[in-house]
């Protein structure tokens, strides 16, 4: 230095939940807790994924408002959208501790 990961040895991170905070929401930050992890460190590059304030569109079933003509208008409801979001979803990039082998 590369592989590779021990009934090893010093560490190290911290699922779920609980409490406070941000955010529409997914989720994230902070304390607290410890399922688990050999990168469960860092990067949102390819791939899934999760969210939809919002935009479009669809349906006329319910409400409300409008009703001269015109059959509309908003709110429920469905569908789809990411520049949002998840690295402890997978690849991938990159650092990085030890050394039974």
């Nucleotide at each position: 230095u590369c592989g590779c990961g021990a009934c090893a040895a010093a560490g190290g991170c911290a699922c779920a939940c609980c409490c406070g905070g941000c955010g529409a929401a997914a989720g994230c930050c902070g304390g607290g807790g410890c399922c688990g992890c050999a990168a469960a460190g860092c990067c949102a590059c390819g791939g899934g994924g999760c969210u939809a304030c919002g935009a479009c569109g669809g349906a006329c079933c319910g409400c409300g408002c409008a009703c001269g003509a015109g059959a509309g208008c908003g709110c429920g409801c469905c569908g789809c959208c990411a520049c949002g979001c998840c690295g402890g979803c997978c690849g991938g990039g990159u650092u990085g501790c030890c050394g039974c082998c």

Background:
c-di-GMP-I riboswitch aptamer from Roseisolibacter sp. H3M3-2, 101 nucleotides, folded computationally. Rfam family: c-di-GMP-I riboswitch aptamer. About the family: GEMM was predicted in a large-scale screen for bacterial structured RNA regulatory elements. The prediction has a mean pLDDT of 84. Lineage of the source: Bacteria > Gemmatimonadia > Gemmatimonadales > Gemmatimonadaceae > Roseisolibacter.